[in-house]
């Protein structure tokens, strides 16, 4: 630095990722080399080999082998020589090398020191010495026990094995003296006493001399023992350990100090600077990580310990309490004649189990090192090499160059291409590597030895010393390395990723399935997240996963965090320990600065430079190891230490306020009791009751008494305290603060773990006390329940007295102290000052509370001299949510329970504050037939229709709150149909393309339910440049047609809805870290975000109105097929005629309204009220127009259209059925239930439409529906076509009717191929339910409800629906409290899929 809490935002805070590393493992994959590494698990067990011996120049001797020879008993003796060394004695060496990390929190490591408290073989150097004896014993022979290891008897024998004596430089003891030293075992010198030795070899001239050895002492060096300062993990939910424990005197013990050990004596030592306990681990140099500080590790390499199956135990040594040594005991495992034995791989290798997992039973001592030995030498699984294992590091190759027709396949695609891709192929080179072959190293130095020549001593010679020349000896390995040698691109790539963090995409398979995932998250039919391919990124003999560390993480914060509200101030104070401390001089030199010196081991690291062809690795030289220790110097700050000072602090004298606390005594007002009087039905009590109380006399009222508890008014963000708290009045005791002048002490001070008082309410236990109030309980109601809320009752308890308990949202959610940093205003105390006789009133000071506000400071919010600003001291406390303040353990408590306080498990967030929507049984303003006033219906019947549901072979399918239900469907008898049986077809009922034939077509017969299949009649289109072409048809065959099959949650396109509601945005600008405000909020006004006026906003857009239609008056313009005022004609009557252009009326086109006028209110605004005119008055009256979105609203069955199905069926086509079904439910309408009405006769008045497969007059028949007619008319003419309600006249008289018509019979008409399922009409006949409809619910504010009919779309017929039209034609609105909806403004919020929301509990 990134992701990831949120609709979005800041900030808190957790989980996650990118980087580096590894002894790794685990998956795919693997040319090679070179360096390195390779049981982290089970300190578990072990076959089998090898891994410590050597010296014959220490010694007695020659087992064995070879040679030669002798003796005879011919397979045994014995002599000699060569080679040797097997056994044994004897010295050294087996304490080193090597291997592990069990144990061990410890002077066990580190790092400095100390030993005057000590040792030290081998090796260096100095002094001195080695003279004479003596006695064993092994080997060996002979026997004895055993199965064996092994033991034992006898008898001989050597030595540098033992062991007296001598002699003592030096050495040890002892006493005594001097001298040093801080002190002690140090040093000299006297006396006493004490104890050493061994030889072999070579040369000799035999005298001796050279070398290895041997003994004593002194020094050295190495190596080590002991002690001691510092440093060295977690747990205090481990707090008190500790009798050899701590000292001390004496002995002993050791190589030495030392309770080490023992015998007295004393009673000490250890601990909060964590003793004793418990876990848990070798430790360091280093190593990994990190900018450092840090933080993790402690393989391999180096030091140091500590261990050797498991515990003890000493021996022997210079060294061991001993890894390949004893000895006991245990546990295992071999042997065994069952009596006994034997063993220890944490050495090389190598096995077996265990594990996720770690290797050859190799080859040499040729090099380095070691052990013996004079030495050759011998030993050496130390080591030097090679094997294995991509385990790491580092290096190399897998080929170069041309090569575009951008080949073919792949994959993708809007079909044109892209893209794999110069990349293949080809062509030309080149050989690192490979194979074959040649050559062919360095590592080896020199040893005996041999020849020379120097040197010292010695009489010479062996010898020694230096120094030249000579001289064997390679395990790796015929390796590395080289070559003008030979082949030939030949032998050599993969693995992860491709949603976003994070470089890199597309196609197809899958369809919350299979799978992925580090976090956040993908998949639920179009998955850049899953599998597969194509292409692409990354890295590369490797890739990736997994698992650990560090680091990002300032996420334990020394460097480098916090604590109003995110986790976190202790409840408040007193004080101890400890931290921190005012002004001044002098000393000290601990801390601090600074020089030197010793040390901090080598290898690591870092820097330079060198060798391996380069690296990785290896050497070199430098520096670095920030450390400890010493010693000089410095003395500003801290400390220590002396002496002074007054300003912190603190004390005295004066004055003030105060519900501070503690006793005791006192008042009166209320309540509730008690007794009495007065009086009557009722009182209490609730939202309303009820339980309760009252005729036995309540409740109201009067008087008298009794009790106990708490103190109205004042009073107040007012006072006093440390917090909790303190409130009637007197007294008494008593604590603390405040002011002001003055004096005293002189730093006496701040903070404070542990700790010790106090701490509201409630609880606890004791005596008391109870008047109200009231947990638990009882009873009444709420209520689905109501263990609540509401009301009657009531018991602890509240109240006193002396204990307990130890907690509170004990809060300013803000520790304590001290200093500093602008103001303004209140208030409660107290001084001064002016002025005045005095007292206010002003001013100025300190202390206390508020308020509000600038800098600053906070994530905002907010804090702001009373800080959450600037700063410094102390303390407490925090580290992701839950689990949990939970469990266990301790401590307190009588109990209740407090204080301390985890884990496992599990999530990816929990949480602040802040914005914007949303919501709200939240406030405000408003407005809608939304409520209220009306008026009518609907829900009861009967019918129609539409849903559901049932049924059925099928009842095709969608529509489901409003916003689905007389809805797609403006009309299902076939048709339509999509559905269901049945019967057919299979390039198809339809379309395109090319090649053929041929007009198609149309009658007619036959079979069949038809489709459809044969037969016969008929006859042969159009254009033509005669080639041929256009339409149609019909049969073959492909490509393809088809689908009302599936997703409306893949879609366009239409639509509803909220809503014709006032509303939704933008640019610049400013304010805010931001998300966003602001403009659009506010004052008023409108039907409106409609308009004014204000205003850090100014402007702008999409709506709102307006511009379009139609109605309401009027003018102008045309008048036929409308129209007739005046003139004529004419009829029984009619604009019927001739004219007319006045009227109506039909279109066109204009006018008209704008708050224009006038008053009044209003802000001299906008607008509101009244009014004048006027056909119309403030939007005149409808309509049509529907912002920004909401509802994954509805439609794939209007069309369109991705994907996915079907393909002789889900396409098609045909006949019959069926959407018309019925036990029931709902929705919508019709007709009623009658007299504001029904028959019955007469009579009168419209709009606006339709008409050619059409409307169909007139006249005639039929009761009637209709029929026979067939004139007009494609319409201002003709025709549907009589409009009904109305009006007059008569009957009917309140009833199941003359009401009301359902149902049913019969006869009939119509349309149509065709009315059985399944049509309308008429006539006559039947007359059902029904008398105005529960809860509940609709619609509508004026030409409106409500009531009349008329017409039209569909339509062959079929209409109570739809859509329109005109006639007649009302009531009511107090207002907005309230239901529903909505708009604006503002609170609150733990919603945001937004209250149909989120969420908590029971079961």
């Nucleotide at each position: 630095g990134a992701g990831u809490u949120u609709g979005a935002u800041c900030a808190u805070g957790g989980c996650u990722c990118a980087g580096a590393a590894c002894g790794a493992a685990c998956g795919c994959u693997g040319g090679c080399g070179g360096c390195g590494c390779g049981u982290c698990u089970u300190a578990a067990g072990c076959a089998u080999g090898c891994a410590a011996g050597u010296c014959g120049a220490a010694c007695g001797g020659u087992a064995a082998g070879g040679g030669a020879g002798a003796g005879c008993u011919u397979g045994c003796u014995c002599u000699c020589c060569c080679c040797u060394a097997g056994a044994g004695u004897g010295g050294c060496g087996g304490a080193c090398u090597g291997g592990u990390g069990a144990g061990u929190a410890a002077c066990g490591c580190g790092u400095g020191g100390g030993u005057g408290a000590c040792c030290u073989g081998c090796c260096c150097u100095g002094a001195a010495g080695a003279u004479g004896g003596g006695g064993a014993u092994a080997g060996c022979u002979a026997g004895u026990a055993g199965a064996a290891a092994u033991a034992u008897u006898a008898g001989a024998u050597a030595a540098u094995a033992c062991c007296g004596a001598a002699u003592g430089u030096g050495c040890u003891c002892a006493u005594u003296u001097a001298c040093a030293u801080a002190a002690a075992g140090g040093u000299a010198a006297a006396u006493g006493a004490g104890g050493a030795a061994a030889g072999g070899a070579g040369c000799u001239a035999c005298g001796g001399u050279u070398c290895c050895g041997c003994u004593u002492c002194a020094g050295g060096a190495u190596g080590g023992g002991c002690c001691c300062g510092c440093g060295u993990c977690c747990c205090a939910u481990u707090a008190g350990c500790u009798a050899g424990u701590u000292g001390g005197u004496g002995a002993g013990g050791u190589a030495a100090a030392g309770g080490c050990c023992c015998a007295c004596c004393a009673a000490g030592g250890c601990a909060a600077c964590g003793a004793u306990g418990g876990g848990u681990a070798u430790c360091c140099g280093g190593c990994c990580u990190g900018a450092g500080a840090g933080g993790g590790u402690g393989a391999a390499c180096g030091g140091a310990c500590a261990c050797a199956u498991u515990g003890g135990g000493a021996c022997u040594g210079a060294g061991a309490u001993a890894c390949g040594g004893c000895c006991c005991a245990a546990a295992c495992u071999c042997c065994u004649a069952c009596g006994g034995g034997a063993g220890g791989c944490a050495g090389c290798a190598g096995c077996u189990a265990a594990g996720a997992a770690u290797c050859u039973u190799c080859c040499g001592c040729a090099a380095u090192g070691g052990a013996c030995g004079a030495a050759a030498g011998u030993c050496u699984g130390a080591c030097g090499g090679a094997g294995c294992g991509a385990c790491g590091c580092c290096g190399u190759g897998u080929g170069a160059a041309u090569g575009a027709a951008g080949a073919a396949g792949g994959c993708c695609g809007a079909a044109a291409g892209g893209u794999u891709g110069u990349a293949a192929a080809a062509u030309u080179c080149u050989u690192u590597u490979g194979c074959a072959g040649a050559u062919g190293a360095a590592g080896a130095a020199u040893a005996a030895g041999a020849a020379g020549a120097a040197g010292a001593g010695g009489g010479a010679a062996u010898g020694c010393u230096u120094c030249u020349u000579u001289g064997a000896u390679g395990a790796c390995g015929g390796u590395a390395g080289u070559c003008a040698u030979g082949c030939g691109a030949a032998u050599a790539a993969g693995c992860c990723c491709c949603g976003g963090c994070u470089a890199a995409u597309u196609a197809c398979g899958u369809g919350c399935c299979a799978g992925c995932a580090g976090c956040c998250g993908c998949g639920g039919u179009a998955a850049c997240a899953c599998g597969u391919a194509a292409g692409g990124g990354g890295c590369g003999a490797g890739c990736g996963u997994u698992g650990u560390u560090c680091g990002g993480a300032a996420u334990u914060a020394u460097u480098g965090g916090g604590c109003g509200u995110a986790a976190a101030g202790g409840g408040u104070a007193u004080g101890u320990a400890g931290g921190c401390g005012g002004u001044u001089a002098g000393g000290u030199a601990a801390g601090c600065c600074u020089g030197g010196u010793g040390u901090g081991a080598a290898a690591u690291c870092u820097a330079c430079g060198a060798g391996c062809u380069c690296a990785a690795c290896u050497c070199g030289u430098a520096a670095a190891c920030u450390g400890c220790a010493u010693u000089g110097g410095g003395u500003a700050c801290u400390g220590c230490u002396u002496g002074a000072c007054u300003u912190g602090a603190a004390u005295c004298a004066c004055g003030g306020a105060g519900g501070g606390g503690a006793a005791a005594c006192c008042g009166g007002a209320a309540u509730u009791c008690c007794a009495a009087g007065u009086g009557u039905a009722g009182g209490g009590g609730u939202g309303g009751a009820a339980u309760c109380u009252g005729u036995a006399g309540a409740u109201a009222u009067u008087u008298g008494g009794a009790a106990g508890a708490a103190c109205a008014c004042c009073g107040g963000u007012g006072g006093c305290g440390a917090a909790g708290g303190c409130g009637g009045g007197u007294u008494u005791c008593u604590g603390g603060c405040c002011g002001a002048u003055g004096a005293u002490u002189g730093a006496c001070g701040c903070u404070g773990a542990u700790a010790u008082a106090c701490g509201a309410a409630g609880g606890u236990g004791c005596g008391g006390g109870g008047a109200g109030c009231g947990a638990a309980c009882g009873g009444g109601a709420u209520u689905a329940g109501a263990u609540a809320c509401c009301c009657c009752g009531g018991u602890a308890g509240u109240c006193c007295u002396g204990g307990c308990c130890g907690u509170a949202a004990a809060c300013g959610a803000u520790g304590a102290a001290u200093g500093c940093u602008a103001g303004g205003u209140g208030u409660a105390g107290g001084a001064g000052g002016u002025a005045u006789c005095g007292a206010c009133c002003c001013c100025u000071c300190c202390u206390g509370u508020g308020c509000u506000g600038g800098a600053g400071u906070u994530a905002a919010c907010g804090c702001a001299a009373u800080a959450a600003g600037c700063a410094u001291u102390c303390c407490g406390c925090c580290u992701g949510g839950g689990g949990a303040g939970u469990a266990c353990g301790g401590c307190c408590g009588c109990a209740a329970g407090g204080c301390u306080g985890a884990a496992a498990c599990u999530c990816a967030a929990a949480g602040g504050a802040a914005u914007u929507g949303a919501c709200g049984g939240g406030g405000g303003c408003c407005c809608g037939c939304a409520c209220a006033a009306g008026c009518g219906g609907u829900g009861g019947a009967g019918u129609a229709u539409g849903u559901g549901g049932u049924u059925u072979a099928a009842u095709u399918c969608g529509a489901c709150g409003c916003a689905a239900c007389g809805c797609g469907a403006a009309g299902a008898a076939c048709c339509u149909u999509a559905c269901c049986a049945g019967g057919g077809c299979u390039u198809g009922a339809c379309a395109u393309u090319g090649a053929g034939u041929g007009a198609a077509a149309g009658a007619g017969c036959u079979g069949g339910a038809g489709a459809c299949a044969g037969c016969u009649c008929c006859c042969u289109c159009c254009c033509u440049u005669c080639g041929g072409g256009g339409a149609c048809a019909c049969g073959a065959a492909a490509a393809c047609a088809g689908g009302u099959g599936g997703u409306g949650c893949a879609u366009g396109g239409c639509u509803g809805u909220c809503g014709u509601c006032a509303g939704c945005u933008c640019g610049u600008g400013u304010c805010g870290u931001g998300a966003g405000a602001u403009g659009u909020u506010g004052g008023g006004u409108u039907a409106a975000g409609u308009c004014c006026c204000g205003c850090a906003a100014c402007g702008a857009g999409c709506g709102c109105a307006a511009c379009c239609c139609c109605u309401g008056u009027c003018c102008u313009u045309u008048g036929u097929u409308g129209c007739c005022a005046g003139c004529g004609c004419g009829u029984a009557a009619u604009g019927g005629c001739g004219g007319g252009a006045a009227c109506u009326c039909a279109a066109a086109g204009g006018a008209g309204a704008c708050u224009g006028c006038c008053g009044c209110g209003g802000a001299g605004a906008a607008c509101g009220c009244g009014g004048a005119g006027g056909a119309a008055g403030g939007c005149g009256g409808g309509g049509a127009u529907g912002a920004c979105g909401u509802c994954a609203a509805g439609u794939c069955a209007u069309c369109a259209u991705g994907c996915c199905c079907c393909u002789u069926a889900u396409g098609u086509c045909c006949u019959g059925g069926g959407c018309u079904a019925c036990a029931c439910a709902c929705g919508u309408a019709c007709u009623a239930c009658a007299a504001u009405g029904g028959g019955a006769u007469g009579g009168a008045c419209a709009g606006a439409g339709g008409g050619a497969a059409g409307c169909g007059a007139a006249g005639g028949c039929g009761c009637g529906a209709g029929c026979c007619g067939g004139a007009g008319c494609g319409g201002a003419c003709c025709c549907c076509a009589c409009a009904a309600a109305c009006c007059g006249u008569c009957c009917c008289c309140c009833a199941g009717u003359u009401c009301g018509g359902a149902u049913u019979g019969c006869a009939g008409g119509c349309u149509g191929c065709a009315a059985c399922c399944c049509g309308c009409c008429u006539g006559c006949a039947u007359g059902a339910a029904g008398u105005c409809g529960g809860a509940a619910u609709c619609g509508c504010u004026a030409g409106u409800a409500a009531u009349c009919g008329c017409a039209g779309g569909u339509c062959a017929g079929c209409a109570u629906a739809c859509u329109g039209c005109g006639g007649u034609g009302a009531a009511u609105a107090c207002g907005u409290u309230c239901c529903c909806g909505g708009g604006c403004c503002u609170u609150g919020u733990a919603c945001a899929c937004a209250c149909c929301g989120c969420c908590c509990g029971u079961c």
The RNA shown here (small-subunit ribosomal RNA) has 1403 nucleotides and comes from an uncultured bacterium. Its mean pLDDT, the model's own confidence on a scale to 100, is 84.